[in-house]
Model confidence (mean pLDDT): 81 of 100. A computed fold for a 70-nucleotide RNA from Etheostoma spectabile, annotated as transfer RNA. It matches the Rfam family "tRNA". Rfam classes the family as a transfer RNA. From the family's description: Transfer RNA (tRNA) molecules are approximately 80 nucleotides in length.
C1' cells in the first nucleotide's frame, strides 16, 4: 500500500428497516457481613452524507498506536 472484518451502556456482547436490550459493573434498600434478593440510573448505536414515510440496520466517504490476509 491492497483486500477483508469490526466500531451499540463503564466492560463483554445481542439486536440488523418501525423509534435499543442482556450479563457483569454502578447507585439505593433488606441484611452484622460475604453472598443473595428487590428497586433504580446510564447509550447523539465511531463521524459525515445519501436512500427511505422511517436507518443501529441499506449505500458512499472518512476515522481508528482496532483484528485478519497478501
Nucleotide at each position: 500500500g491492497g483486500c477483508u472484518c469490526c466500531a451499540u451502556a463503564g466492560c463483554u456482547c445481542a439486536g440488523u428497516g418501525g423509534u435499543a436490550g442482556a450479563g457483569c459493573a454502578c447507585u439505593g434498600g433488606u441484611c452484622u457481613g460475604u453472598a443473595a434478593c428487590c428497586a433504580g440510573g446510564g447509550g447523539u448505536c465511531g463521524c459525515g452524507a445519501g436512500u427511505u414515510c422511517g436507518a443501529u440496520c441499506c449505500u458512499c466517504g472518512c476515522u481508528g498506536c482496532g483484528g485478519g490476509c497478501c